[in-house]
Molecule: c-di-GMP-I riboswitch aptamer
Organism: Shewanella morhuae
RNA sequence: GCGUGUAAAAGGCAAACCAGUUGAAAAACUGGGACGCAAAGCCUCCGGUCUAAAGGUUUGUCUGUACCUAUGAUAGCGGGGAUACCACA
Repeated sequence: GCGUGUAAAAGGCAAACCAGUUGAAAAACUGGGACGCAAAGCCUCCGGUCUAAAGGUUUGUCUGUACCUAUGAUAGCGGGGAUACCACA
């Protein structure tokens, strides 16, 4: 350096839920909390999924209805990209 981690250890992250804040929402952030995680650290390039404010279409008379749409979100959905700590059972 590569590889491996279903060995042991150090250290790390933190789902649900609760409180607060932001947001139209999905969701995010902070604190608490641990379901899990060997990249559950980072990046939306590809696919998936969630949302639909604005916009569009429809209905046709209402501050409305239905549908479409990501420019929003998810890296803890998968692939991909560039990196990285500890150990060597």